[in-house]
Context: one part of a larger RNA
């Protein structure tokens, strides 16, 4: 290489969101004959190899003869499949209109209450805080506890849920504005416009970096008190960076579904939740019965999200229509442990570092 694999043994890229090249691609008709199949011819030196016969006493060895397979080129034939061209179709995909819907999707502005903290006033008079126990700390220059007023920053209790939204990271006070996307129902339209996707682009928690602000609480570093043999820690009191905002970088995580790429089709059921829709029944209100609205219940369909579980799979754990089952398309990745995600080089970065990524040696 062929192959075998990727939940947990090595292995799914952070997302695969946008999407280039490439690979793959629904149904029908006609043409073509490039791939494909087939026939014939030429060629693929000899030796070697295979079969057969002979010669050295046999064998190895040598010699004669025969035949391919497979490939290349040319000519002819076939037309199922693939391709190409032309024409069409609607199931895949998408667009438009109308209706319904839910919501922590994103951005900006404004507002709110609880708590905390600071400053000032009142009243009060000895402790308070903290711990396993203490001490450092704060306090008669009046603390803690109570109360009034003003300022400040950060986060949004309850609702809250196996709930919702988002590609992932992630998103939770309220109102308004802007904006993306999704699901369901009905009708019309386009007519394969699709899937995947090397590179590329975009986004990407926290920490960290640059500049300017901000700084209540918490709190790396640091200081102090304890503990201890020691204590560079765990515990306690302080506390800088940071945490917050704006602009720009960084691009990594146990970036997880307790490790599962995307898309499509097929393959028992049972039971929840959210949302939507169809239909039936009942109740209330309304209406001249019809009708309309609201609510409750039953049955069914779609989408999403949970729990079990059949067949099947799996080394087992377990998975099981949200597959790790049965198949197909495309991408990524793995090939004993250590050395090592290191060295060197390239690229990116202000830096920190990231990305790509060995070998010697050793077991």
């Nucleotide at each position: 290489c062929u192959g075998g694999g990727c939940u947990u043994a090595a292995a799914g890229g952070g997302u695969c969101g946008u999407g280039u090249a490439g690979g793959u691609g629904u149904c029908u008709u006609a043409a073509u004959a490039a791939g494909u199949u087939u026939u014939c011819g030429c060629u693929u030196a000899a030796a070697u190899a295979u079969c057969u016969a002979a010669g050295c006493u046999c064998a190895a060895c040598u010699u004669g003869g025969a035949g391919a397979a497979a490939g290349g080129c040319g000519a002819g034939a076939a037309u199922a499949c693939u391709g190409u061209u032309a024409a069409g179709a609607u199931u895949g995909a998408g667009u438009u209109u109308u209706c319904u819907u839910a919501a922590g999707g994103g951005a900006g502005a404004c507002u709110g209450g609880a708590a905390c903290u600071u400053a000032g006033g009142g009243a009060g008079g000895a402790g308070u805080a903290g711990u396993g126990a203490a001490a450092u700390g704060c306090g008669u220059u009046g603390a803690u506890a109570c109360u009034c007023u003003a300022g400040g920053g950060a986060a949004c209790a309850c609702c809250a849920g196996u709930a919702g939204c988002g590609a992932a990271g992630g998103c939770g006070a309220g109102u308004c504005u802007c904006u993306a996307a999704a699901a369901g129902a009905a009708a019309a339209c386009u007519g394969a416009c699709a899937c995947u996707g090397a590179g590329a682009c975009a986004c990407g928690a926290a920490a960290g970096c640059u500049a300017a602000g901000g700084g209540a609480g918490c709190g790396a570093a640091g200081c102090a008190g304890a503990u201890u043999a020691g204590a560079g820690a765990c515990c306690u009191g302080c506390g800088u960076a940071g945490u917050c905002u704006u602009a720009g970088c960084c691009u990594u995580a146990a970036a997880c579904g307790a490790a599962u790429g995307u898309c499509u089709g097929c393959u028992a059921g049972c039971u929840g939740u959210a949302u939507u829709u169809u239909u039936c029944u009942c109740u209330u209100u309304u209406u001249u019965u019809u009708u309309a609205a609201a609510g409750a219940g039953g049955a069914g369909g779609g989408u999403a999200u949970g729990g079990c579980g059949u067949a099947g799979g799996g080394a087992a754990u377990c998975c099981g229509u949200u597959a790790a089952g049965c198949a197909g398309a495309c991408c990524g990745c793995c090939u004993g442990g250590g050395g090592a995600g290191u060295a060197c080089g390239g690229c990116c970065g202000c830096a920190a570092g990231g990305u790509u990524g060995a070998a010697a040696c050793u077991c």